Record summary
Bacterial RNase P class A from a soil metagenome, 343 nucleotides, folded computationally. RNAcentral holds the sequence, with entries from MGnify.
RNA sequence: GGGUCGGACGGUCGCGUUUCCGAUGGAAGCGAGGAAAGUCCGGACUCCACAGGGCAGGGUGGCCGCUAACGGCGGCGCGUCGUGAGGCGGGGAAAGUGCCACAGAAAGAAGACGGCCGGGGCUUCGGUCCCGGUCAGGGUGAAACGGUGAGGUAAGAGCUCACCAGAUCCCGGGGAGACCCGGGAUGCUCGGCAAACCCCACCCGGAGCAAGACCAAAUAAGAGGGUUCGGCGGCCCGUCUUAGACCCUCGGGUAUGGUCGCUUGAGCCGUCCAGCAAUGGGCGGCCUAGAGGAAUGACCGUCGCCUCCCGCGAGGGAGGAACAGGAUCCGGCUUACAGAUCC
Numbered sequence: 001g002g003g004u005c006g007g008a009c010g011g012u013c014g015c016g017u018u019u020c021c022g023a024u025g026g027a028a029g030c031g032a033g034g035a036a037a038g039u040c041c042g043g044a045c046u047c048c049a050c051a052g053g054g055c056a057g058g059g060u061g062g063c064c065g066c067u068a069a070c071g072g073c074g075g076c077g078c079g080u081c082g083u084g085a086g087g088c089g090g091g092g093a094a095a096g097u098g099c100c101a102c103a104g105a106a107a108g109a110a111g112a113c114g115g116c117c118g119g120g121g122c123u124u125c126g127g128u129c130c131c132g133g134u135c136a137g138g139g140u141g142a143a144a145c146g147g148u149g150a151g152g153u154a155a156g157a158g159c160u161c162a163c164c165a166g167a168u169c170c171c172g173g174g175g176a177g178a179c180c181c182g183g184g185a186u187g188c189u190c191g192g193c194a195a196a197c198c199c200c201a202c203c204c205g206g207a208g209c210a211a212g213a214c215c216a217a218a219u220a221a222g223a224g225g226g227u228u229c230g231g232c233g234g235c236c237c238g239u240c241u242u243a244g245a246c247c248c249u250c251g252g253g254u255a256u257g258g259u260c261g262c263u264u265g266a267g268c269c270g271u272c273c274a275g276c277a278a279u280g281g282g283c284g285g286c287c288u289a290g291a292g293g294a295a296u297g298a299c300c301g302u303c304g305c306c307u308c309c310c311g312c313g314a315g316g317g318a319g320g321a322a323c324a325g326g327a328u329c330c331g332g333c334u335u336a337c338a339g340a341u342c343c
Stems, first nucleotide, its partner, number of pairs: 001343005007303007015031007033323001037334002040332005045208004057204005062076005078089004091199002096197002098193003113138001115134008146164006165189002167186008212260004222250007230240003267286008305320006
């Protein structure tokens, strides 16, 4: 630095829910997490809206893939940090506009504070004033207009040249691509910020389970029985009932009520196959909270872990154990976390 786990088994009493029974009760099954959290992204589902296209607004941003989808994940590429395992980052600043605190002459095509150089004036010959040249050196700053050397010049400067670094353009080769490797031309040397506006590419309708639906003197939901449509099948029988419709019987609540949505699902476990992987597929097995002011708790025993004390020792005694906790469901991200463990 990266990953995994988050005490184990049993008993008594209690709570929620489902099923069953001989039913004011009893029995059996199940009963929080890696984050259930923040509600930050993405989807399923529900209602509303919706011809098509565009504007506005919001989001994302290397490439290729995965996925229901994503701002997530995997592999690769580039940059950067680290001795290292590894971590972090990502369109465009050479399209335009804007901004860059303090300091500084100047914060980006313009500029001169001190210094250097040339010319002129004055001079007490120490200097001083005016005009012009200069950005190499000084100083300021987070950042100052490529670096070293030589030539050149009044002094200087890519002004010129050599080498080095970079940029733009062109050519060749490799790669699926981001990109990489090699060669050439041009003195081109152009700072930073896009989590400022903006430009480019792609994506996006709104609200959310308090969504939404059903039930009025019963025709909700539900239980039992029957008929029938449908799937499997050429047809009948059969079967599926976690499929639909209708009929009969029972049962049942009073709207600030009852019921559904509600938990079987992009599900979990094992194994095989494809793939570097994310992930996908096959086969077998399993069902693992579903409440509604809201259950999931308390105590005890054995073992394990940590600390302290006693004991030469085997051992004994006392104490401790984090963050937290469902509320339609799922995939992520982020944040919190005692301790243990692997690389």